[in-house]
RNA sequence: CCAGACGGCUGGAUGGUCGCUCCUCGGGCGGUGACGCUCGGGGGGAGGAAAGUCCGGGCUCCACGGAAACACGGUGCCGGGUAACGCCCGGCGGGGGCGACCCUAGGGACAGUGCCACAGAAAGCAAACCGCCGGCCGAUCAAGUCAUCGGCCGGUAAGGGUGAAAGGGUGGGGUAAGAGCCCACCGCGUCGCCGGCAACGGGGACGGCAUGGUAAACCCCACCGGGAGCAAGACCGAAUAGGGGCGGCAGAUUGCAAGGCAACCCCCUUGUAAUCAACGCGUUUUCGCGUCGCCGUCCGGGUUGGUCGCGCGAGGCGUCCGGCGACGGACGUCCCAGAGGAAUGACCAUCGUGCGAUCGAACGGCUUGCCGCGAGAUCGCAGACAGAACCCGGCUUACAGGCCGUCUGGCAUU
RNA sequence: GGGCGCUUAGCUCAGCGGGAGAGCACUGCCUUCACACGGCAGGGGUCGCUGGUUCAAUCCCAGCAGCGCCCACCA
Numbered sequence: 001c002c003a004g005a006c007g008g009c010u011g012g013a014u015g016g017u018c019g020c021u022c023c024u025c026g027g028g029c030g031g032u033g034a035c036g037c038u039c040g041g042g043g044g045g046a047g048g049a050a051a052g053u054c055c056g057g058g059c060u061c062c063a064c065g066g067a068a069a070c071a072c073g074g075u076g077c078c079g080g081g082u083a084a085c086g087c088c089c090g091g092c093g094g095g096g097g098c099g100a101c102c103c104u105a106g107g108g109a110c111a112g113u114g115c116c117a118c119a120g121a122a123a124g125c126a127a128a129c130c131g132c133c134g135g136c137c138g139a140u141c142a143a144g145u146c147a148u149c150g151g152c153c154g155g156u157a158a159g160g161g162u163g164a165a166a167g168g169g170u171g172g173g174g175u176a177a178g179a180g181c182c183c184a185c186c187g188c189g190u191c192g193c194c195g196g197c198a199a200c201g202g203g204g205a206c207g208g209c210a211u212g213g214u215a216a217a218c219c220c221c222a223c224c225g226g227g228a229g230c231a232a233g234a235c236c237g238a239a240u241a242g243g244g245g246c247g248g249c250a251g252a253u254u255g256c257a258a259g260g261c262a263a264c265c266c267c268c269u270u271g272u273a274a275u276c277a278a279c280g281c282g283u284u285u286u287c288g289c290g291u292c293g294c295c296g297u298c299c300g301g302g303u304u305g306g307u308c309g310c311g312c313g314a315g316g317c318g319u320c321c322g323g324c325g326a327c328g329g330a331c332g333u334c335c336c337a338g339a340g341g342a343a344u345g346a347c348c349a350u351c352g353u354g355c356g357a358u359c360g361a362a363c364g365g366c367u368u369g370c371c372g373c374g375a376g377a378u379c380g381c382a383g384a385c386a387g388a389a390c391c392c393g394g395c396u397u398a399c400a401g402g403c404c405g406u407c408u409g410g411c412a413u414u
Numbered sequence: 415g416g417g418c419g420c421u422u423a424g425c426u427c428a429g430c431g432g433g434a435g436a437g438c439a440c441u442g443c444c445u446u447c448a449c450a451c452g453g454c455a456g457g458g459g460u461c462g463c464u465g466g467u468u469c470a471a472u473c474c475c476a477g478c479a480g481c482g483c484c485c486a487c488c489a
Stems, first nucleotide, its partner, number of pairs: 001410010012351007020045011047385001051396002054394005059229004072225005077091005092106001093104004107220002112218002114214003129160002131156010141144001168186006187209001188207004193202003233308004243299007251276010278291005301488003315334008353382007363372004415485007424438004432469001440456005462478005
């Protein structure tokens, strides 16, 4: 210098004019007041993704006897981090790259079931289409114990062919031809040893090879999970038919006994005893009459108002310490959006970045007036993705560009 | 803001992991004097897009894109 890998930061700056929203202080006006309107001063005002809503929580309500189990859903190498996670960090195994480095849903296929289309002889209890080899028979001729062709019987998974996949691979021996039939190495299985917390790695002995793939098919194993969501929910106000259909439950508390659930405390059911059992009217009381139920769901009716939830939090920044790291701890410091059709904007000037056009100092080359490279000047254009809506931790997706750091490969020079 | 569902031919929709289909529509021929009806034959597909699992994906898994539906309060 060229080509690349990984990690991080940033997402134009300054000033002016006119505006928007929230908080706060002061003045004025209205109001008994809470407060409202207006004027002025001060302060705050989008993001790295605010997005998709894909995970995990906080918070709120609902349901539920605790725990356990069934069903359903999710996660899935090992260790760690975290409030938690399907996230992150560090390792292991596998794959890719010359390399820096990258990718990896990566438990179990001798617990069981299903599927493996088409092609092919045979596709899961394997299989003989072609070929190769042996035996017998027949034919041909050049008459062979040895050639060629055909038929029958048998051997053979080395070769061809089909397929995604054909029941270990390579090499040698062996054989009629072949074959783990035998041997070496590799792979695989079983059992010890060593290292490591572990995943796993290394090495040894034995086994001649037997149970192919698929679990992002059902399933098995381990672990996790109650449901809904701020339009959750709480309060105030206004208005209305305080309505109707369907379904369910309707005394409460305490003690004792019996039974039920795989089991237990406990719960549930039944029986029994005691106590307490709404309101109004008639009525001295007994008693009589009337009214009020609760929950779910559907239909119908009314409203489109206000306040809270709602901004101090797993919070930001800085320093130090522990850890390879994710992260944790200590100390100091700061308060930093809160709207409700929804604010955070528009214009101008200067500077800065990139691209294009014109001019062009210096330098180099030679045909000495041209070419190359070009500091700089002027003009024009561009400047992304996108915008809080209860909050937080992640993931994923979108993004014009710019900057920094570490490392790899190649070329040149020393 | 939050919660769900769908995407296959021009339209409406089927589709146990292996051949992409049905009805209507379209084109040609037959039938008719002609049209309709009817009969026969035919054409037409990025299965929304991009990756992954698998020998193999419309189907299984993930990420994007587009379209559609639902919700509040009071008595």
The prediction has a mean pLDDT of 76. This is a predicted complex of two RNAs, RNase P RNA and transfer RNA, with 489 nucleotides together. Rfam match: Bacterial RNase P class A. It is annotated as a ribozyme.